[in-house]
RNA sequence: CCCGUGCGCUAGGGGUGGCACGCCGCAGCGUGUCUGAGAGAGACCCUUUGAACCUGAUCCGGGCCAUGCCGGCGGAGGGAAGUGAUGGAAGAGAAGU
Repeated sequence: CCCGUGCGCUAGGGGUGGCACGCCGCAGCGUGUCUGAGAGAGACCCUUUGAACCUGAUCCGGGCCAUGCCGGCGGAGGGAAGUGAUGGAAGAGAAGU
């Protein structure tokens, strides 16, 4: 210097819908259910090796009771990192012989 790790620490980024029922003046809340890692958990996912997530998008196609539910769009445009430990091989340098 390179490659790796179901590793650590610190820091940071992100999403939170659909439907049914109940409560309710509205707003909203609760329960159940669908998808999902996650549908407000201190949990989950992601951090440039970046499809976590956002934008386009009140988009297009399919499907569903319904919905970013699936696919397309799409490696399109954006998007949040430092450090340590440990393992491995090769190379280089220094010293010695």